A computed fold for a 73-nucleotide RNA from a Clostridiales bacterium, annotated as transfer RNA.
NCBI's taxonomy places the organism under Bacteria, Bacillati, Bacillota, Clostridia, Eubacteriales.
Rfam family: tRNA.
The sequence was found in a public genome assembly.

[in-house]
RNA sequence: GGAGGCAUAGCUCAGUCGGGAGAGCACUUGCUCCACACGCAAGGGGUCACAGGUUCGAGCCCUGUUGUCUCCA
Repeated sequence: GGAGGCAUAGCUCAGUCGGGAGAGCACUUGCUCCACACGCAAGGGGUCACAGGUUCGAGCCCUGUUGUCUCCA
């Protein structure tokens, strides 16, 4: 220098063919217990990396940028 993958909750990730933003763990509160853990119930937490475009509508499609990883030279 060239090519490709990835970026979604605190962490690990799903999200199929464009229409409801989610799971597990973690966190908070309550119940239980002498107490803790376990268990049960409820709850909080999101600029879907950033910018633009297409569309009635974008996490998803297109373009650019940034970060990271891999491959080629």